Small-subunit ribosomal RNA, central domain from an uncultured prokaryote, 350 nucleotides, folded computationally. Model confidence (mean pLDDT): 88 of 100. The RNAcentral record of the full RNA draws on ENA.
[in-house]
Context: one part of a larger RNA
RNA sequence: CUGGGCGUAAAGCGCGCGUAGGCGGUUUGUUAAGUCUGAUGUGAAAGUCCCGGGUUUAACCUGGGAACUGCAUUUGAAACUGGUAAGCUAGAGUAUGGUAGAGGUAAGUGGAAUUCCAGGUGUAGCGGUGAAAUGCGUAGAUAUCUGGAGGAACAUCAGUGGCGAAGGCGACUUACUGGACUAAUACUGACACUGAGGUGCGAAAGCGUGGGGAGCAAACAGGAUUAGAUACCCUGGUAGUCCACGCCGUAAACGAUGUCAACUAGCCGUUGGGAGCAAUUAAGCUUUUAGUGGCGCAGUUAAUGUAUUAAGUUGACCGCCUGGGGAGUACGGCCGCAAGGCUAAAACUC
Repeated sequence: CUGGGCGUAAAGCGCGCGUAGGCGGUUUGUUAAGUCUGAUGUGAAAGUCCCGGGUUUAACCUGGGAACUGCAUUUGAAACUGGUAAGCUAGAGUAUGGUAGAGGUAAGUGGAAUUCCAGGUGUAGCGGUGAAAUGCGUAGAUAUCUGGAGGAACAUCAGUGGCGAAGGCGACUUACUGGACUAAUACUGACACUGAGGUGCGAAAGCGUGGGGAGCAAACAGGAUUAGAUACCCUGGUAGUCCACGCCGUAAACGAUGUCAACUAGCCGUUGGGAGCAAUUAAGCUUUUAGUGGCGCAGUUAAUGUAUUAAGUUGACCGCCUGGGGAGUACGGCCGCAAGGCUAAAACUC
């Protein structure tokens, strides 16, 4: 070097874009770098291997041959890879018409509910629990009616439904904007795939500055429970949760399953399109395509399971794993305001 793996045993970067690199559809011509082929030179001797000779044998010594799988120069071959020239349209993309959608950003608007404030009615309790108490209430609470303020979240619709690369996205309207699917043509002509570094996005919590603050609620206080109770339960309650801007860069960031492409039995749902049939409104049936689910054959798997949305059969490229603990730690470096993050050992021990 070759040879093994990565759903659950160690192992898929949280997810994109993309540089270098790797790899790349189809036809013809050409070239001859890779590739194949013949020749020449070289590849010291000793050693090794084969056939002989000598010492009574052997070790040992010695003659010849092979080998030295390599390198250089050169004669040719042209299938494949590469280069080059000219094409092609099945990959990829562009244009046109439609479709669905909680995709994103900004502005505005709405109703229900909680809380608070003011006023009316009204009187002794309310609240809470397993049971209580702390708490609130005769300075008039709870309940109920009217009006007002303010913040946050959007019931029903709602669905293994939809959209998004992932994180994620759910009231309504408007503006701007990304992607997907689909039909029939036209166009470009391999422009493709992956992607070390790099760069962007990235829940929650946390941090900085300035706002906001209804409800909820770390910390904290009190009441209970208990042997104790720094908890679970209850009454309060501050950061925070919300907004703007800037950081942080981590999660069981999960399908614990990298991306792309091709191929390999079926059956049943569901979402968005297309085509055909039937039609009396509503429907409906067949087929095709892009998603999203259930079951299941072959295959695969240690088993569980998976099974056209593969964990099957293959190809391209990247990432990662190599006994447990020490340890995702120390040290160093880079990043960060900090919290900390990324990279990442060893001694020792079993």